The prediction has a mean pLDDT of 83. A computed fold for a 72-nucleotide RNA from Tumidithrix elongata BACA0141, annotated as transfer RNA. Its Rfam family is "tRNA". Rfam classes the family as a transfer RNA.

[in-house]
RNA sequence: AACCCUGUAGCUCAAUGGGAGAGCAUUUGCCUUACAAGCAAGCGGUUACAGGUUCAAAUCCUGUCGGGGUUA
Repeated sequence: AACCCUGUAGCUCAAUGGGAGAGCAUUUGCCUUACAAGCAAGCGGUUACAGGUUCAAAUCCUGUCGGGGUUA
């Protein structure tokens, strides 16, 4: 320098253009003499950033930035 993959909750990751979610973590309650485990509920999101297409974008397109890889 070129190309490929990737960016979503504190962490690991889902989500076929129409409801943004799961597990773990955290908080509260139940259970227990108490703790752990278990059960129930809650909190937590500018879907990296900017623009475009579309009635509608995490998703499609373009650019920028960050991370990883291959080639030179």